[in-house]
Context: one part of a larger RNA
RNA sequence: CUGGGCGUAAAGCGAGCGCAGGCGGUUUUGUAAGACCGAUGUGAAAUCCCCGGGCCUAACCUGGGAACUGCAUUGGUGACUGCAAGGCCUGAGUGCGGCAGAGGGGAAUGGAAUUCCGCGUGUAGCAGUGAAAUGCGUAGAUAUGCGGAGGAACACCGAUGGCGAAGGCAGUUCCCUGGGCCUGCACUGACGCUCAUGCACGAAAGCGUGGGGAGCAAAACAGGAUUAGAUACCCUGGUAGUCCACGCCCUAAACGAUGUCAACUGGUUGUUGGGGAUUCAUUUCCUCAGUAACGAAGCCAACGCGUGAAGUUGACCGCCUGGGGAGUACGGCCGCAAGGUUGAAACUC
Numbered sequence: 001c002u003g004g005g006c007g008u009a010a011a012g013c014g015a016g017c018g019c020a021g022g023c024g025g026u027u028u029u030g031u032a033a034g035a036c037c038g039a040u041g042u043g044a045a046a047u048c049c050c051c052g053g054g055c056c057u058a059a060c061c062u063g064g065g066a067a068c069u070g071c072a073u074u075g076g077u078g079a080c081u082g083c084a085a086g087g088c089c090u091g092a093g094u095g096c097g098g099c100a101g102a103g104g105g106g107a108a109u110g111g112a113a114u115u116c117c118g119c120g121u122g123u124a125g126c127a128g129u130g131a132a133a134u135g136c137g138u139a140g141a142u143a144u145g146c147g148g149a150g151g152a153a154c155a156c157c158g159a160u161g162g163c164g165a166a167g168g169c170a171g172u173u174c175c176c177u178g179g180g181c182c183u184g185c186a187c188u189g190a191c192g193c194u195c196a197u198g199c200a201c202g203a204a205a206g207c208g209u210g211g212g213g214a215g216c217a218a219a220a221c222a223g224g225a226u227u228a229g230a231u232a233c234c235c236u237g238g239u240a241g242u243c244c245a246c247g248c249c250c251u252a253a254a255c256g257a258u259g260u261c262a263a264c265u266g267g268u269u270g271u272u273g274g275g276g277a278u279u280c281a282u283u284u285c286c287u288c289a290g291u292a293a294c295g296a297a298g299c300c301a302a303c304g305c306g307u308g309a310a311g312u313u314g315a316c317c318g319c320c321u322g323g324g325g326a327g328u329a330c331g332g333c334c335g336c337a338a339g340g341u342u343g344a345a346a347c348u349c
Stems, first nucleotide, its partner, number of pairs: 004320003007303002012317001014201001016199002021194003025088007033081002035077008049065006091191001092188005097182003103177007110154001115149007125136002162169002206248006215242002221237004259316006267294011298305002322349003331342004
């Protein structure tokens, strides 16, 4: 280097955009760089191979041939790739017209509930557990009525549902804004696919500055229990945190443990959003896009996957190569830190 792989055995980057690179629809003409055919020159000798010869044979030596799969020059070919010029509409995109949606950002606002505060009614308990105790309560709690304050989350609808590249997104209204789908017509005319480096995004926890703080709290911490002990599990409290703004961090069972894009390959049953046909209507059927369950063929070690493939193929990227040592050490880069990223070896089985 070739060969084999990546749902669960080692292996798909958390996800996207995208320069370079790789790959690239259809048609005409030209060109001849790649490619193919021929010729010439060269490709030292030895070696290897073939046919002979010489030592008694062999090794060895030796004659001839072939080969040296290459390179250069030159003559051609024009299918394929490239290049140049021109065209096309099916890939891709744009406009016009509709549609659905917790897609994103900002502002405003609503009710239920918890807690706290004030006032009233009212009296001895409340809370908690396996049982208790700590705790709260005669300075009047719990319960109940009225009023007020504040923060956080949005019951029902709600779904086996929707949207988003992923992370993720849910009260209501308004403003700003991204994407998608459908229908018919018009337009651009390959503008495409993938993408090392790079850039921006990225749950929770955590960090910095400032605010906020109702509830929660399995950080921490304190007390009560339990226990041989109990630095726990249970209980009563409770600070960071959870919330907001701005700036960092960049990880995850970031999972469909399944990279992106495209083509092709029987069906069945739902469901979401469109379009069309049919019916008085319910309905039924066709079609495009999404999503779920089951399953022909096929695939798979099996489990299972099965038009949303893990089937049959193509393009490009990433990754794997026995277990432990170890995602460690060292160095580099990044970070305020925590740490992240890149990432070994000795030794050992």